[in-house]
RNA sequence: GGACGACAACGGCAAACCCGGGGUGACCCGGGGACGCAAAGCCACGGGGCUCGGCAUCCGCGAUGAGCGGACGAUCGAGUCAGCCGGGUUACCGAA
Numbered sequence: 001g002g003a004c005g006a007c008a009a010c011g012g013c014a015a016a017c018c019c020g021g022g023g024u025g026a027c028c029c030g031g032g033g034a035c036g037c038a039a040a041g042c043c044a045c046g047g048g049g050c051u052c053g054g055c056a057u058c059c060g061c062g063a064u065g066a067g068c069g070g071a072c073g074a075u076c077g078a079g080u081c082a083g084c085c086g087g088g089u090u091a092c093c094g095a096a
Base pairs, nucleotide, nucleotide: 004094005093012037013036017032018031019030020029021028022027035083041089042088043087045086046085047084048081049080050079051078052077053076054075055073057071058070059069060068061067
């Protein structure tokens, strides 16, 4: 230095849920709270989940129209998730 990761040390983060705020929404920020985490630090690059809008299809109402509502996607756009996986990048400690 690389890999690895312990009932070690010093410390760190904080799921669900609750309160306040922001956003149409996914979700985000602050406070409380801890299920967990050795990168649960950071980056949406690949895959994936989710949201909103368009488009296609189907269903319902309507009158077979206009329109409205719902479902859905080998589709388009804009977002969101780094605690879904992979990748990139930075970093504390040192038993085996």
Annotation:
Predicted 3D model of a 96-nucleotide RNA (c-di-GMP-I riboswitch aptamer) from a Chloroflexota bacterium. The model forms 95% of the base pairs in the Rfam consensus. The sequence was found by an Rfam model in a public genome assembly.